[in-house]
Molecule: Bacterial RNase P class A
Organism: Duodenibacillus sp.
RNA sequence: GCAGUCGGACGGCUGAUCGCGGGCAACUAGCUUUGCAUGAGGAAAGUCCGGACUCCAGAGGGCGCCGUAGCAGGUAACGCCUGCCCGCCGUGAGGCGAGGAUCAGAGCAACAGAGACGAGCCGGUUCAGUCCGGGUGAAACGGGCAAUCUCUACGGGGAGCAACAUCAAGUAAGCAGUCGUUUGAUUCCGGCCCGGAAGAAGACUGCGGGUAGAUGGCUAGAGGCGUCGCGCGAGCGGCGCAGUAGAUGAAUGAUCGGCACUGAGAGGGGAAACUCUUUCAGCACAUAAUCCGGCUUACAGACCGGCUGCAGUC
Numbered sequence: 001g002c003a004g005u006c007g008g009a010c011g012g013c014u015g016a017u018c019g020c021g022g023g024c025a026a027c028u029a030g031c032u033u034u035g036c037a038u039g040a041g042g043a044a045a046g047u048c049c050g051g052a053c054u055c056c057a058g059a060g061g062g063c064g065c066c067g068u069a070g071c072a073g074g075u076a077a078c079g080c081c082u083g084c085c086c087g088c089c090g091u092g093a094g095g096c097g098a099g100g101a102u103c104a105g106a107g108c109a110a111c112a113g114a115g116a117c118g119a120g121c122c123g124g125u126u127c128a129g130u131c132c133g134g135g136u137g138a139a140a141c142g143g144g145c146a147a148u149c150u151c152u153a154c155g156g157g158g159a160g161c162a163a164c165a166u167c168a169a170g171u172a173a174g175c176a177g178u179c180g181u182u183u184g185a186u187u188c189c190g191g192c193c194c195g196g197a198a199g200a201a202g203a204c205u206g207c208g209g210g211u212a213g214a215u216g217g218c219u220a221g222a223g224g225c226g227u228c229g230c231g232c233g234a235g236c237g238g239c240g241c242a243g244u245a246g247a248u249g250a251a252u253g254a255u256c257g258g259c260a261c262u263g264a265g266a267g268g269g270g271a272a273a274c275u276c277u278u279u280c281a282g283c284a285c286a287u288a289a290u291c292c293g294g295c296u297u298a299c300a301g302a303c304c305g306g307c308u309g310c311a312g313u314c
Stems, first nucleotide, its partner, number of pairs: 001310008010301001012259007020039002023036004041285001045296002048294005053160004060194004065156005070084005085099001086097004100151002105149002107145002121134004164216004174207006186198004224241007261282009
C1' cells in the first nucleotide's frame, strides 16, 4: 500500500425571508400580538421475541396447546447477550450452529440395485451368510434423519393504549318475545373438565331511535451523559451532571445563497504522491403516536480503531 474481517461513531453545516407544534414570559377583560429557547431514527421499519403498565379478576388445579434445549454466567425478562466446550465453513483474522434422547414407540429415503430391516447378487473362505472383499446407491447397518411425529427436562393465564378511567350531552327510562326474581334466569375466568366469582327496575333475542364530544392515560424511565473502581467478558457498583417531542386527520417545513462531501471534465504547479482554480451533475435508507430491552431487514457516501493475509516480500 492492497484485500479481508471485527468493532465504533457519522450520514450534513450555515445565512436570509416566510410558515408550523407544544412550553415559558410580557401585554390584554378577553380575542390577539410580541419575544425566548426548543421540536424525528440508527433503524422511528418488521410486529418476530421479552417486559413495564391497564383490564378480565379476589386468582386456583388438571388436560390440551405452545416455546426453549451443551456447560457456566449477565439481565427486569427473553427464543437476547457474554465466556468456554464441541461440530461445520475459511490459509487466517473470523463466521454459523439446526448442540438432550434412536433398546419407549412410529415414520421417511426418488432412481439405481439381488435387497432399503432383518434381506442377501458376484468372488474367495467356513461345518455354517461363519469371515473377508466387490457391484448399485447419499446410505446395505441393531446404520442415517428427531428443522418428521414423538420421548425427557424446564418454562408459559388471556387481551391489549383502538388497554383503561372520568366528565358532559342526548334520544324513546321505546316496542315485542322467552326465561327468571335467591328453589339463582343468565354472565365471566382464551379451548375442555374441576373449582370459583358476579347476579334482580333482571338477563337474553329481535325491531326501532339517539350519541360517537372533552379530559386524563401522555412521557422523569429496569432512562441518558461523564468519571472512578471490579470483572476475560456480557455487565455491575460508587460519585457527579443535565432535563433533551407528545401531535390527534396528525406539527418539526418551503424558497434562495454559500460551505462541506462524491463523481466527471478543463487549466496551472510538481519527479511522484499530491495540491490550487474553475465548470457540470449528484448528495442514501427513510419519518414518533403508551414506553422500554433485544433480534431481523434497508442504507448513496465518507471516517476512526483492532486483527489477518499478500510477506522468510519491497